[in-house]
C1' cells in the first nucleotide's frame, strides 16, 4: 500500500449472519445471612452513550460509509 479478523458493564465473553420484547451471562464490587474470624456456600444489590463520527429506516449492538485501535496475512 492491499486484504481479512476483532473492539459490546472493572475483567472475560454472548448477542451481530436474518434489524423489532427492557441489552445479557459468568467473575469482581456492595449489603444481608450462616461462621469464633475468614473463605465457601445462600439470600439481595450495582452494573453500558454496544470502538467514534455519519447514513439508511417506522425501528441499528445488528444493515450502509468514512475514521481510531488491536492482532493476522499479502506485496
Nucleotide at each position: 500500500c492491499c486484504c481479512g479478523c476483532u473492539g459490546u458493564a472493572g475483567c472475560u465473553c454472548a448477542g451481530c449472519c436474518c434489524g423489532g420484547u427492557u441489552a445479557g451471562a459468568g467473575c469482581g464490587c456492595c449489603c444481608g445471612g450462616c461462621u469464633g474470624u475468614a473463605g465457601a456456600c445462600c439470600g439481595g444489590g450495582u452494573g453500558g452513550u454496544c470502538g467514534g463520527c455519519g447514513g439508511c429506516u417506522c425501528a441499528a449492538a445488528u444493515c450502509c460509509g468514512c475514521c481510531c485501535a488491536g492482532c493476522g496475512g499479502g506485496a